This is a predicted complex of two RNAs, RNase P RNA and transfer RNA, with 417 nucleotides together.
Rfam match: Bacterial RNase P class A. The family's RNA type in Rfam is ribozyme.
Model confidence (mean pLDDT): 75 of 100.
Order: sequence, then structure tokens, then C1' cells
RNA sequence: UCGGUAAGGCGCUCUAUCGCUGCCUCGCUAAGAGGGAGAGGAAAGUCCGGGCAAGGCAGAGCACCACGCUACCUAACGGGUAGAUGCUCGUAAGGGCAUGAGCCGCGUAACAGAAAACAACCGCCGGCCAGCUGGCCGGUAAGGGUGAAAAGGUGGGGUAAGAGCCUACCGCGGCAGUGGCAACACGCGCCGGCAGUACGCACCGUGGCUUGCAAGACCAAAUACACCAGCGCUACAGGGUGGCUCGCCCGAUGCUGGGGGGUAGGUUGCUGGAGCGCUGCGGCAACGCAGCGCGUAGAUAAAUGAUGGGGCACGACAGAACCCGGCUUACAGCCUUACCGAUUUU
RNA sequence: GGUACCAUGGCCGAGUGGCUAGGCACCGGUCUGCAAAACCGGUUACAGCGGUUCAAAUCCGCUUGGUACCU
Repeated sequence: UCGGUAAGGCGCUCUAUCGCUGCCUCGCUAAGAGGGAGAGGAAAGUCCGGGCAAGGCAGAGCACCACGCUACCUAACGGGUAGAUGCUCGUAAGGGCAUGAGCCGCGUAACAGAAAACAACCGCCGGCCAGCUGGCCGGUAAGGGUGAAAAGGUGGGGUAAGAGCCUACCGCGGCAGUGGCAACACGCGCCGGCAGUACGCACCGUGGCUUGCAAGACCAAAUACACCAGCGCUACAGGGUGGCUCGCCCGAUGCUGGGGGGUAGGUUGCUGGAGCGCUGCGGCAACGCAGCGCGUAGAUAAAUGAUGGGGCACGACAGAACCCGGCUUACAGCCUUACCGAUUUU
Repeated sequence: GGUACCAUGGCCGAGUGGCUAGGCACCGGUCUGCAAAACCGGUUACAGCGGUUCAAAUCCGCUUGGUACCU
């Protein structure tokens, strides 16, 4: 200097004039005047978690769904931070995926192959018949073949030939010791011949009531129920916010379902939040605690636009609709810090 | 703004880990004086990308597009 990785930040700006929306003050109720404010890092996505609201609101079980290593953070999470083990991408810095218990039970692994977990096609050994090929019986799983995956590996002994059959060293499992909060790791002390791939179901633990601001509450106005069906009126029918069961409650001219009619107007919910910023302390970090300060859009067919001048990164992705914490997706260009690689100069 | 589902040849529509059925249409041939019908044969597809697996239309995640409901 260039490229890359990880984290954080910005993502048009200054000025003048006019225009738009809401709030506050003055004003008479109106017109109007003044002052401050006015879309995002993702506002995006039917992806998650909540706050809040409702259900005669509460309760339990099943079914169903989700998650699953360890420790911590958080209101919570399928999120984040730090780590462990296994696999994988990258020269590297770094990145991605997986993880309960059980090998107990059930199922699948097409094609190929003898056989996909009760294995014998070729081959090897022994016996018999032949004596040119070869045929039959028994043993074998070390060698070869098939396949993504085929009865731990190497050397030696042993055997008719072989086999953890035995042994030495590895590998695997367990106990003890050391380190670590833990998941686990270490060295090699002891014991054990130990057993068999991958995925799914079943099993275990934790969690989940459901629906949602278009939820819900209030006001005004208008209208048509003399409609149909079922059931019931001493709680039995029926109904009660995902499905089923139990339980509880409502149900006394009522309940449920269907059809039809009116209104689809206004107010509220609606913005002070698990809020933001700065400083200090603690922590590897996520983050926590304390002090000080700020007051930051609330529209309702939908508000920030136009013109002129200047600057330069020549402006990408793109507009709140109850509100937060995350994940994912889109993004021209620029800045800061740390690390990695390459090249060159001093 | 909030939700329930869906995507397979030109069209319709089966298939849910191991070969993409079938029907209509289209093309060619046989038959016919020419056509239709009939018969025979054929072409073309898993919305896109990534992951798991030996193997994905199927399992998982994201993206794109479409239908419906609340209003």
C1' cells in the first nucleotide's frame, strides 16, 4: 500500500423563501400570531418472545407443537455472551452445522451385494469321489469383490486353515488421581476382550389457555324483526375464545344456530417506554449497579414537499399505524479499532 | 396493520426420502378422395436459493409470487 476477517458508527448536509401535520401560549368560539417538534438501521418479513386487552375471566388431564452440551445475561425467548466435544469451509484471522438419555424396543437404508445386523459369492483348510476340468460334506470370516456404510488396527504367537483365540502397543469402556463452577480435558495408575454404521419413531425433561389494538371501552344516530329451525322453561337441552374429556358457571318465555334490516360516525385505546444519552465502578464478554441529564411522530385514505445558492461520499435499501427485545432479508458509499495474508520500500 | 393456506408439463391433477402417474392439448405416423373419429409413438414440469442425508418434489430454513378472512 492492497485485499480479507470481527466489532462499532454514519448513511446526505448548510442556508433562504413558500407549503404540510400535531403540541404549547395568546386570542372571542372564529380568523390569526408566536415558539418548539416531525419516519429507520432495517420502519421490511404471516419468523420468535413478551407488555397490554378480552373471554361467567379461575382449574386439571390428554392430544398436539416447540426446545434439548455446560455456565452465565435477560421480563422472556427457538435470542445473546463465553466455553466444551464432534464434523466441516478457509493459507490464515475467522465462519457454519450438530449435541437430552438409550444402544433397551420398533422401522427404513432403493440399486449393487452372500448378507444392511439371525450374514457366506469368490477364496482358504480338512475329508470323500474322480484324476482333465471338477462334484459333495464339514469348518472359516484373516484375504478379495459390491456399496455411502460390512463383525476395531499393526506386529508376533497359535491353528488343519483362520478368528481378541492369546499376547505387546494403540483404540474403546469403566474406576481412581490432577485441573476446571461445569460440559470436559490431562498424564498413563489399575481393571475389562470390549463391540458392531446412519437416520427416524417410541422414551425422558422443560415450556405452551386461546384470540388479538382491525383487541377492548364509551358516546351519538338510525332501524324491522309479527321470520325459520332445534332444544328447554324444578338448572337434564344448549352455551361458555384452538381440539377432546372432567370440573365449574350461565340457563325460570329463555338459549343456540340460520335468514333479513339499520349503523359502518365520533371520542378513547395513542404514547413516559423492561426509554434514551453521558460519566464512574464491577465483569473476558453479553450485561449489571450508581449518579447526572433529556423529554423525542401519533396520522386515520393517511403529515416532512417545491424552488434557489453552496459543500461533497454525487446519495444505496427504502416510509411509523399499540409498544418493546431479538432473528432473518435488502443496501451505493464512507469512517474508527483490532487481527490475518500478500507485495514493496526504508 | 394482523392472520389461514397454497405453488408439480401449455391446462387440470396423483405422488410425502430411492423410477415424477394419468387425462386434455400439441407434434409425427397408420387409415381416408380430403378430414373427423380410432389406433400407435413422442416432446415438455417439481416456484427460487441454501442446509441435512449415500440420495430431497418429499425433511429444515430463508426468499419470491398467488388465494381467502378480520376492517